[in-house]
A computed fold for an 82-nucleotide RNA from uncultured Paenisporosarcina sp., annotated as c-di-GMP-I riboswitch aptamer.
Rfam family: c-di-GMP-I riboswitch aptamer. Rfam's curators write: GEMM was predicted in a large-scale screen for bacterial structured RNA regulatory elements.
RNA sequence: GACAAUAGCAAACUUAUUCGAAAGAUAAGGACGCAAAGCCACGGGCCUAAAUAUUUUUCUAUAUGGUAGCCGGGUUGCCGAA
Numbered sequence: 001g002a003c004a005a006u007a008g009c010a011a012a013c014u015u016a017u018u019c020g021a022a023a024g025a026u027a028a029g030g031a032c033g034c035a036a037a038g039c040c041a042c043g044g045g046c047c048u049a050a051a052u053a054u055u056u057u058u059c060u061a062u063a064u065g066g067u068a069g070c071c072g073g074g075u076u077g078c079c080g081a082a
Stems, first nucleotide, its partner, number of pairs: 001079001008034002013029005019024001032069001038075003042072003045067003051062003
């Protein structure tokens, strides 16, 4: 980053899981989109709250749990005309 070419990924939703406390993840189907929608939770945001504060219960707070398809940053990489 070009109405170029070749490949790739896969939202919602559905089903499943001797995954998980949940958020969510994974697998199969699916096709909204994506030029890094490859990888990394380092900074901010957002989601969740098992556990802890906290004892009896409730409420509330907190990430050590998530999200890279929320943004920034780091890192690796395919094609390639004018």
The sequence is in RNAcentral, with records from MGnify.